[in-house]
RNA sequence: AGGGGCGUAGUUAAACGGUAUAACGGCGGUCUCCAAAACCGCUAUUCAUGGUUCGAUUCCGUGCGCCCCUG
Repeated sequence: AGGGGCGUAGUUAAACGGUAUAACGGCGGUCUCCAAAACCGCUAUUCAUGGUUCGAUUCCGUGCGCCCCUG
């Protein structure tokens, strides 16, 4: 320099263009002599910026970051 893949809660991952969801975590509660476990509730997320669209995590462009391949 060229090509490809990936980017979503604190972490790991879902999501035919139509309410962003789960598990773990964190917080509160029930239970218990206390704690753990279990159960109930709460918490928090789309890399950035444009475009297309009635509507974008999803499609397109550019940029940024990480990984792989070629030279």